[in-house]
RNA sequence: UGAGUCGGCCGGGUGGCCGCGACACACGCAAGUGCGUCGAGGAAAGUCGGGACUCCACAGGGCAAAGUGCUGGCGAGAGCCAGGUGGGGGUGACCUCACGGACAGUGCAACAGAAAACAAACCGCCGGCGGGGCAACCCAACGGCAAGGGUGAAAAGGUGCGGUAAGAGCGCACCAGCGUGCGGGGCGACCCGCGCGGCUUGGCAAACCCCACUUGGAGCAAGGUCACGCAGGGAACAUGGGCGGCUCGCUCGCCUUCGGGCAGUUCCCGGGUAGACCGCAUAGAUGGAUGGUCACCGGACCGCAAGGUCCACAGAAUCCCGCUUACAGGCCGACUCACCAU
RNA sequence: GCGGGUGUAGUUCAGAGGCAGAACAUCAGCUUCCCAAGCUGAGAACGCGGGUUCGAUUCCCGUCACCCGCU
Numbered sequence: 001u002g003a004g005u006c007g008g009c010c011g012g013g014u015g016g017c018c019g020c021g022a023c024a025c026a027c028g029c030a031a032g033u034g035c036g037u038c039g040a041g042g043a044a045a046g047u048c049g050g051g052a053c054u055c056c057a058c059a060g061g062g063c064a065a066a067g068u069g070c071u072g073g074c075g076a077g078a079g080c081c082a083g084g085u086g087g088g089g090g091u092g093a094c095c096u097c098a099c100g101g102a103c104a105g106u107g108c109a110a111c112a113g114a115a116a117a118c119a120a121a122c123c124g125c126c127g128g129c130g131g132g133g134c135a136a137c138c139c140a141a142c143g144g145c146a147a148g149g150g151u152g153a154a155a156a157g158g159u160g161c162g163g164u165a166a167g168a169g170c171g172c173a174c175c176a177g178c179g180u181g182c183g184g185g186g187c188g189a190c191c192c193g194c195g196c197g198g199c200u201u202g203g204c205a206a207a208c209c210c211c212a213c214u215u216g217g218a219g220c221a222a223g224g225u226c227a228c229g230c231a232g233g234g235a236a237c238a239u240g241g242g243c244g245g246c247u248c249g250c251u252c253g254c255c256u257u258c259g260g261g262c263a264g265u266u267c268c269c270g271g272g273u274a275g276a277c278c279g280c281a282u283a284g285a286u287g288g289a290u291g292g293u294c295a296c297c298g299g300a301c302c303g304c305a306a307g308g309u310c311c312a313c314a315g316a317a318u319c320c321c322g323c324u325u326a327c328a329g330g331c332c333g334a335c336u337c338a339c340c341a342u
Numbered sequence: 343g344c345g346g347g348u349g350u351a352g353u354u355c356a357g358a359g360g361c362a363g364a365a366c367a368u369c370a371g372c373u374u375c376c377c378a379a380g381c382u383g384a385g386a387a388c389g390c391g392g393g394u395u396c397g398a399u400u401c402c403c404g405u406c407a408c409c410c411g412c413u
Base pairs, nucleotide, nucleotide: 001338002337003336004335005334006333007332008331009330010329012297013296014295015294016293017292018291020039021038022037023036025034026033027032041313045324046323048322049321050320051319052318053219054218055217056216065215066214067213068212069211070083071082072081073080074079084099085098086097087096088095089094100210101209105208106207107204108203122149123148124145125144126143127142130139131138132137157175158174159173160172161171162170176200178197179196180195181194182193183192184191185190223278224277225276226275232269233268234267235266236265237264240252241251242250243249244248253262254261255260298311299310300309301308302307343412344411345410346409347408348407349406352366353365354364355363360396368384369383370382371381372380389405390404391403392402393401
């Protein structure tokens, strides 16, 4: 200098003018006017994982269903941080996925291949009854083998020596892997080192499943308060009202078996619809404001110049945390690789 | 705002670990004087990105788009 990796931050600034919403104050009978303060984001988005909050359900236990599965810490059962082991990608910094069990059981593995899980024998290797041939050798019943070839994603440890008719963990050494003992480091998962054992046990559980742990449902259109009207329930209605009239009389809905029922008037009651308010916020709603324009500065591009064009993604609706997605451009820190110079 | 569902040829649907199919549509040929119908054939797809597996449309995770319901 160039190309990258990881982490963090900004995402136009200042001023003028005209507007919008909320609140406070002043003036005004009111409508309103003036003035002051405040007024979108890193994602407000997707609604993916959770929580707060609210209502419903709930003696206890079990089944079903779903989720999680290494270690330590924090935290709220979500999750976050740091670490471990294994797989994958990158030259590297680094990124990414997974983490109990495959001797509890049931399953799956197309095609190819002899054989795909109680292993098997196509070519091959070896012994060889018997037969042919002068011989070398050839054919070959039967049997042994799994070293070599070939197939496949995968072929029942790998390499070497011995051994054998040929071979084989058949024996031995080393390596891998399994189990186990000791020493050291670490809180721990685990790591490092030294031995010992039988010589060996395939893959898939993001197939069913088994084990351990966790989990009740719905969602602010939750829910609460007040409550028009209509409908419902209860009480009272002759010790009363009206008229004539002047101390007396008439009359007061309908039905009736005279118990009452229906209607009417007045008062009371609970539930609750429309509606309003709360829930609801140091932005906050009518599910509706948070903007526009001009000048200068800043940045990018074009142009010899004058100058011109452009400045992202997107916008709250109960709140909070995490994740993901979109995003012009820019800044800071740590680290990696390549080249050059000293 | 909240809840639920679906993505496979141009369209409507199958397929649910082993070479992705059907019907209609499109194109070409045959047939016909021509068209239609009929017959034969062809092209064309698993929304996207990772992971599990020998192998993924299918299983798991994320994402994007679309649809439906509740005032």